Two RNAs folded together computationally: RNase P RNA and transfer RNA, 429 nucleotides in total. Rfam match: Bacterial RNase P class A. The family's RNA type in Rfam is ribozyme.

RNA sequence: UCAGUGGGCCGGGCGGUCGCCCUGGAAACAGGGAGGAAAGUCCGGACUCCACCGGGCAGGGUGCCAGGUAACGCCUGGGCGGCGCGAGCCGACGGAGAGUGCAACAGAAACAUACCGCCCCGCUUGCGGGGUAAGGGUGAAAUGGUGCGGUAAGAGCGCACCGGCGCGCUGGCAACAGUGCGGCCGUGAAAACCCCACCCGGAGCAAGGCCAAAUAGGGGAGGAGGGCGCCCGGCCCGUCUGGACUCCCGGGUUGGCCGCUAGAGGGCCGUGGCGACACGGCUUCGAGAGAGAUGGCCGCCCAUCCCGCUUCGGCGGGUGGACAGAAUCCGGCUUACAGGCCCGCUGACAUA
RNA sequence: CGGGGUGUAGCUCAGCCUGGCAGAGCGCUUCGUUCGGGACGAAGAGGCCCCCAGUUCAAAUCUGGGCACCCCGACCA
Numbered sequence: 001u002c003a004g005u006g007g008g009c010c011g012g013g014c015g016g017u018c019g020c021c022c023u024g025g026a027a028a029c030a031g032g033g034a035g036g037a038a039a040g041u042c043c044g045g046a047c048u049c050c051a052c053c054g055g056g057c058a059g060g061g062u063g064c065c066a067g068g069u070a071a072c073g074c075c076u077g078g079g080c081g082g083c084g085c086g087a088g089c090c091g092a093c094g095g096a097g098a099g100u101g102c103a104a105c106a107g108a109a110a111c112a113u114a115c116c117g118c119c120c121c122g123c124u125u126g127c128g129g130g131g132u133a134a135g136g137g138u139g140a141a142a143u144g145g146u147g148c149g150g151u152a153a154g155a156g157c158g159c160a161c162c163g164g165c166g167c168g169c170u171g172g173c174a175a176c177a178g179u180g181c182g183g184c185c186g187u188g189a190a191a192a193c194c195c196c197a198c199c200c201g202g203a204g205c206a207a208g209g210c211c212a213a214a215u216a217g218g219g220g221a222g223g224a225g226g227g228c229g230c231c232c233g234g235c236c237c238g239u240c241u242g243g244a245c246u247c248c249c250g251g252g253u254u255g256g257c258c259g260c261u262a263g264a265g266g267g268c269c270g271u272g273g274c275g276a277c278a279c280g281g282c283u284u285c286g287a288g289a290g291a292g293a294u295g296g297c298c299g300c301c302c303a304u305c306c307c308g309c310u311u312c313g314g315c316g317g318g319u320g321g322a323c324a325g326a327a328u329c330c331g332g333c334u335u336a337c338a339g340g341c342c343c344g345c346u347g348a349c350a351u352a
Numbered sequence: 353c354g355g356g357g358u359g360u361a362g363c364u365c366a367g368c369c370u371g372g373c374a375g376a377g378c379g380c381u382u383c384g385u386u387c388g389g390g391a392c393g394a395a396g397a398g399g400c401c402c403c404c405a406g407u408u409c410a411a412a413u414c415u416g417g418g419c420a421c422c423c424c425g426a427c428c429a
C1' cells in the first nucleotide's frame, strides 16, 4: 500500500424566531421533553386480578457440557462437526440398537431382497435346484472403505490400516479426548408420531382500584344444602369458601383521580473471575400524553450527491440529511437503517 | 395499546393436522344447438399456492423471519 476479519460508537451541530406537552409559580417567567432500534410482538420477567392452590391429565416449550442471571429460546467459556492459508466465521448439536408409521417414481429388492451376471450340481442343452452382494443396472439412498490372502465363485471368511459400535483404563466437574481388548448386526428422516431429561397455572395496564354522572336497579337462562348432579378463567380429583354471583338480551355514560414512571437505572473507580457477571465505594436524575406533546421557518457550518473549472492540492454553484418515532415498565432476540469515526488482529507485496 | 385469524386460478373456497399428481363452483375461450340471444351439451385455457431462508431425496403442507388484510377487546347498572 492492497485485500480481509472482529469489536465499539455517532447517526447532524450552533444561533434566532413562532408554537406544542409536563412540572413549579398568582403572574411574568424558569426547568425538562423520543430511539438504537421507541418497530415486529418472537421469547423471558416485574406488577395486577383470577381462591397470592396441592396433585394428576391434556397441552406447550427447550435440547452437546459447565457457568452467569430476577428469568429466558439470551449471554459467557469449553467440547464436537463444517468452512477459511490465516485472523476468524457458521451449526434447531439428545435418542433411529424402545415402539408405531413413512420412503412417491424407478428398481429384482427400500428392510430382509437374486433382475442381469458369476460359480457348483443335475439332466431332456436350455431349463431346474443351490451358492454368491465382488461386477452391471435403478435410485436421493443398496447392506462398512482400501489392499493382501483365501475360495468352485464369493463373502470381515482371515489379516493390516482407516471408519463405526460395545466394554474397560487414564485425563477432565462435564460434554469429550487418548488408549487397550472384543467384534463388524442393515440406510434416511425425530423442523413424522414418539422416547428421555428439564421447564411452564390462566389472563393481561382496555390488568386492577377509588370517586362522580346517567338509566327501565328491566327481561331471560344457570345456580347447593339427605343423596345424585350443575356453575365458579382448559379438564379431572381433593381441600377451603360461598350462593355473594355468572352469561345473554335490552338500557345508560364517553367524566375525574390512582396504577404512571427513581429503576434488576446511568457514569467513574476498586476487588474477585479467562469471561458473561458479582460485590463494594463515590456520583448523577434524564418525557409521562390520553385521539395522544417533542414541530415549522430563517441564517451559518460539517457530511452526502450532482454539474462546471483545474496547475489534481482544490475552487465555484446547486441539492439537502438513513431507518424511524415513546403509551405500564424492564432484560433479550429479530427485522429496517444514507453516511461517518475509532480500536484490535490476519494475509500478500514493497522498503528499511 | 393488547389478543386472535387469514393469504391457493379473474372471484368465492377445499387441500395443510398425517409432506410425493394442485382441485371444486361461478366466470373466460372455442365448437354444437337457435333466425339471433339466453339456457343446455362437448372440449379447453388459466396458478413462481403472499415473499425470503432452512429441514428433507422431495415443501402449498413442516420450522424460522418478513409483508399485507380482516376480526375482537372501554366503563356503569
Stems, first nucleotide, its partner, number of pairs: 001348010012301007020033005035323001039334002042332005047204004053238005059200005064078005079093001080091004094195002099193002102188002115136002117132007144162006163184001165182007208258004218249005251428003265284008302321001305318005353425007362378004372409001380396005402418005